[in-house]
Context: one part of a larger RNA
RNA sequence: GAGUAACGUUAAUGUGGGUGAAAAACCCACACGCCGAAAACCCAAGGUUUCCUGAGCUAUGUUAAUCAGCUGAGGGUGAGUCGGAUCCUAAGGCGAGACCGAAAGGUGUAGUCGAUGGAAAGCAGGUUAAUAUUCCUGCACCGAUUAUUACUGCGAUGGGGUGACGGAGAAGGCUAAACAAGCCGGGGUUGGUUCCCGGUUCAAGGUAGUAGGGGGAGAUUCCAGGUAAAUCCGGAGUUUCAUUCAACCCCAAGAACUGAGUACUAGGUUUCUUCGGAAACCGAAGUUGUCUACGCCACGCUUCCAGGAAAAGCCUCUAAGCUUCAAGUAAUGAUCGUCCGUACCGCAAACCGACACUGGUGGGUGAGAGGAAAACUCUAAGGCGCUU
Numbered sequence: 001g002a003g004u005a006a007c008g009u010u011a012a013u014g015u016g017g018g019u020g021a022a023a024a025a026c027c028c029a030c031a032c033g034c035c036g037a038a039a040a041c042c043c044a045a046g047g048u049u050u051c052c053u054g055a056g057c058u059a060u061g062u063u064a065a066u067c068a069g070c071u072g073a074g075g076g077u078g079a080g081u082c083g084g085a086u087c088c089u090a091a092g093g094c095g096a097g098a099c100c101g102a103a104a105g106g107u108g109u110a111g112u113c114g115a116u117g118g119a120a121a122g123c124a125g126g127u128u129a130a131u132a133u134u135c136c137u138g139c140a141c142c143g144a145u146u147a148u149u150a151c152u153g154c155g156a157u158g159g160g161g162u163g164a165c166g167g168a169g170a171a172g173g174c175u176a177a178a179c180a181a182g183c184c185g186g187g188g189u190u191g192g193u194u195c196c197c198g199g200u201u202c203a204a205g206g207u208a209g210u211a212g213g214g215g216g217a218g219a220u221u222c223c224a225g226g227u228a229a230a231u232c233c234g235g236a237g238u239u240u241c242a243u244u245c246a247a248c249c250c251c252a253a254g255a256a257c258u259g260a261g262u263a264c265u266a267g268g269u270u271u272c273u274u275c276g277g278a279a280a281c282c283g284a285a286g287u288u289g290u291c292u293a294c295g296c297c298a299c300g301c302u303u304c305c306a307g308g309a310a311a312a313g314c315c316u317c318u319a320a321g322c323u324u325c326a327a328g329u330a331a332u333g334a335u336c337g338u339c340c341g342u343a344c345c346g347c348a349a350a351c352c353g354a355c356a357c358u359g360g361u362g363g364g365u366g367a368g369a370g371g372a373a374a375a376c377u378c379u380a381a382g383g384c385g386c387u388u
Stems, first nucleotide, its partner, number of pairs: 013031006032385004040365004046345002050343001051075003055071002060068002080141002082341004087118002092113003098107003122139005142337011153322002158317005166304004172297003178290004182200006201263001202261001205258003212251004216241008225233002264286001267282006305308001351360002367379004
């Protein structure tokens, strides 16, 4: 220079009350304003206690602070089913032997690791200051072990099937959601309707197998194939039925019934209160229609060429072996289900950017009016007014 520039998007504050030494900024109330494919909600990554509750204000906060992601103390994360490990493999890593190399080491078979993929099973309601598909209530499901009963050719590291997959397009059947009406409660008005506000909610699972999609089906004989075997798969024949709106088998949304009422519920009553609220009890209606998804049927169908993971698992077949055992299947009962994560932020003041930084950050949900639309404008739920 100078008590000058600046105090970090121009979304915006005002009034009253409270606390306090002190209030533009903290708390409460009422207005006003901003976002609303987000500036709302839920996960992953990353962070690692920042979460909740008393206490506090030297520093941190671009100002003050009674406030705080700050200081100090106490508390908080509950799982057979959510995710990970006890399963599987991909790219890739490591790699017994092996090959190569002055050495160090490099390559790589068997194998062993390695999710971002495959593989068993849980929903609804309630509850805490702070956790909940984890606790509680109700109703379910899966796997293993074991016992009993009934029936039976059981058995794998091996064979076969399945798992199992691309792009584009079209039509159909549904549901979520939304909207409207009806119904119920409340308010207000009237002679009476009209009017305004709020509610009208419910899952997994079970029963049965629909719209729709796929395959002709059964019996029997033979066979240099599937590294051995096979009743399985594959190939060839015979025969019976059927022949496209078939039968039969397989897959499969949704709806219906159940779950399911003593649940939930607008609202009301009572008690307590630090006036923020808390506890207990009662509790109406709980239907119909319209519209409709990028969600489900669907890993479907049609079509195209560039021809679109693997392994476990599951089903089946036999080998060795065992065949009054063991083992398998079904039903019923009993028992068991370990370890790790779980708080909180998560388009952000808590992550990556030296900062409480106009930047960057993967996935899911994403309402209404107008609209082709997730554009845009205004709004709901919800969240904020960006710390002079």
The part of an RNA shown here (large-subunit ribosomal RNA, domain III) has 388 nucleotides and comes from a soil metagenome. The prediction has a mean pLDDT of 81.